The prediction has a mean pLDDT of 78. The RNA shown here (Glycine riboswitch aptamer) has 69 nucleotides and comes from uncultured Halodesulfovibrio sp. Of the family's consensus pairs, 89% are formed in the model. Taxonomically the source falls in Halodesulfovibrio (Bacteria, Thermodesulfobacteriota, Desulfovibrionales, Desulfovibrionaceae).
[in-house]
């Protein structure tokens, strides 16, 4: 640097309306919120801004230990 494993935060399953419809669960609008894919600034960064991205679960997940080229 590249694979593969294992660990991995933060922040409303908020309020309306459709669709179904015992609901779940989708999709918009709206206001609040996170910062650790990315991105843009910075002499420099787990720093700053939040454009993208996220706020149940899945997923993604900087970052770290092994292992192997």
């Nucleotide at each position: 640097a590249c694979a593969g494993c294992a660990g991995g935060a933060g922040a409303g399953a908020g309020c309306g309306c459709c669709c179904a419809a015992c609901a779940a669960g989708g999709g918009u609008g709206c206001c609040g919120c996170c910062g650790a894919a990315g991105a843009a600034g910075u002499a420099a960064c787990u720093c700053u801004u939040u454009c993208a991205g996220g706020c149940a679960a899945a997923a993604g997940g900087a970052c770290u230990g092994c292992u192997g080229u």